[in-house]
Context: one part of a larger RNA
RNA sequence: GGAUGAACGCUGGCGGUAUGCUUAACACAUGCAAGUCGAACGGUCUCUUCGGAGAUAGUGGCGGACGGGUGAGUAACGCGUAAGAAUCUACCUACAGACUCGGGACAACAGUUGGAAACGACUGCUAAUACCGGAUAUGCCGCGAGGUGAAAGAUUUAUCAUCUGUAGAUGAGCUUGCGUCCGAUUAGCUAGAUGGAGUGGUAACGGCACACCAUGGCGACGAUCGGUAACUGGUCUGAGAGGAUGACCAGUCACACUGGGACUGAGACACGGCCCAGACUCCUACGGGAGGCAGCAGUGGGGAAUUUUCCGCAAUGGGCGAAAGCCUGACGGAGCAAUACCGCGUGAGGGACGAAGGUCUGUGGAUUGUAAACCUCUUUUGUUAGGGAAGAUAAUGACGGUACCUAACGAAUAAGCAUCGGCUAACUCCGUGCCAGCAGCCGCGGUAAGACGGAGGAUGCAAGCGUUAUCC
Numbered sequence: 001g002g003a004u005g006a007a008c009g010c011u012g013g014c015g016g017u018a019u020g021c022u023u024a025a026c027a028c029a030u031g032c033a034a035g036u037c038g039a040a041c042g043g044u045c046u047c048u049u050c051g052g053a054g055a056u057a058g059u060g061g062c063g064g065a066c067g068g069g070u071g072a073g074u075a076a077c078g079c080g081u082a083a084g085a086a087u088c089u090a091c092c093u094a095c096a097g098a099c100u101c102g103g104g105a106c107a108a109c110a111g112u113u114g115g116a117a118a119c120g121a122c123u124g125c126u127a128a129u130a131c132c133g134g135a136u137a138u139g140c141c142g143c144g145a146g147g148u149g150a151a152a153g154a155u156u157u158a159u160c161a162u163c164u165g166u167a168g169a170u171g172a173g174c175u176u177g178c179g180u181c182c183g184a185u186u187a188g189c190u191a192g193a194u195g196g197a198g199u200g201g202u203a204a205c206g207g208c209a210c211a212c213c214a215u216g217g218c219g220a221c222g223a224u225c226g227g228u229a230a231c232u233g234g235u236c237u238g239a240g241a242g243g244a245u246g247a248c249c250a251g252u253c254a255c256a257c258u259g260g261g262a263c264u265g266a267g268a269c270a271c272g273g274c275c276c277a278g279a280c281u282c283c284u285a286c287g288g289g290a291g292g293c294a295g296c297a298g299u300g301g302g303g304a305a306u307u308u309u310c311c312g313c314a315a316u317g318g319g320c321g322a323a324a325g326c327c328u329g330a331c332g333g334a335g336c337a338a339u340a341c342c343g344c345g346u347g348a349g350g351g352a353c354g355a356a357g358g359u360c361u362g363u364g365g366a367u368u369g370u371a372a373a374c375c376u377c378u379u380u381u382g383u384u385a386g387g388g389a390a391g392a393u394a395a396u397g398a399c400g401g402u403a404c405c406u407a408a409c410g411a412a413u414a415a416g417c418a419u420c421g422g423c424u425a426a427c428u429c430c431g432u433g434c435c436a437g438c439a440g441c442c443g444c445g446g447u448a449a450g451a452c453g454g455a456g457g458a459u460g461c462a463a464g465c466g467u468u469a470u471c472c
Stems, first nucleotide, its partner, number of pairs: 001472004006468005013344006019337002021302001026300003030297003035062003040059002043056005069255003078180007087172002092168007100134004109124006139148003153160002181227003188218003193215004198210003230252004234245004257278005280291004308334001310333003316330001317328004347377004357368004382409006391399001416461005421442003427456005437444002
């Protein structure tokens, strides 16, 4: 000098665009953040012009594995990059075919009944695109014989669904080369450990698991152990090499009160799902139950420090639906904060016998200073009034009567902060008297202090200016 997710002190006019718990992955009141489909199904209710229309607890389907948050853990195939083979992939696309015959239940509902509640229990009835069986099939297994092995309908009659196979696309799992912080005051580490053939398991390779056999495997090219840390594109700095860093945005990973586990499913070992254990909080009739903001707001706490319990689904995108549409704290916006960057303003021109006042003085004057007053002008900004968008392809605009435009008014509404001994741009007077104090370094202050405090003047930057912290 540059930089910052900054903080603190003094000060503060406006706009645009960004950014805003870096600390306690501390605990959370309250509301919202994931639903949707009646064109899968039976029932119930409401309205009815008796044609029908609407609502929906339950069964069922799809989605709750995305989107959103956080960085605790992790030194690892976690990430980056380059390659690879032994894999799966709902919805979507293309092509080829199929969509046949049967069956029995369980909710809802009704009845009885337990419990304070949460929530159940028993008996009976019933539908389906729910469940099960048979048949068939290009599939799969097998040398072959043969074995195995699917489906579902709905409606407004135009379609949409359903099943199988082969491809594609997308997404995901796995393997490998190389790279990826500090410590040797950590030198030896390892028993499923290293390999084999076998069995099991997985979508898939594999000590992934298991019984057996062998005794290997790693290590000064740093194993093991300990500490620290999410990684990258990037960001800051620097002429570069490099050093530091990883907020926002984008890609990947990991986590969801702590630890463990599986279920369902194309996909999870699942933030707003389930089970178990633990800590904590709450309810209780003491028998038993409920909860998880590292979603958006918000509260307490911690801290030098970080915002509204706002508006809207109008746009973009997502889920469901044939659609109308519903949902969406994603997102679009508004609010707060000089937190940052950029832009604008606080007036412009004229104006000397150089007013007054202040300060200094050698008492002559010098300086503040064209500064003011005063004259002429302008209206960015401001206030008031009027008009008024684009963003939206037919309709639909939260923002918003916003941006912007026009008119009127009137210099009107708007300047501070730090410094002035040298480094370093800028000097005098008074006060103080090694005191009070200053200070980044050198150093100032003990009676004329350009270094302390005040005043006048000056210098620098400017809606900011200084200080502190950190990096280059």
The part of an RNA shown here (small-subunit ribosomal RNA, 5' domain) has 472 nucleotides and comes from Pseudanabaena sp. Ak1316. The coordinates come from a structure-prediction model, not an experiment, and the mean pLDDT is 88. Its Rfam family is "Bacterial small subunit ribosomal RNA". Gene Ontology terms of the family: ribosome and structural constituent of ribosome.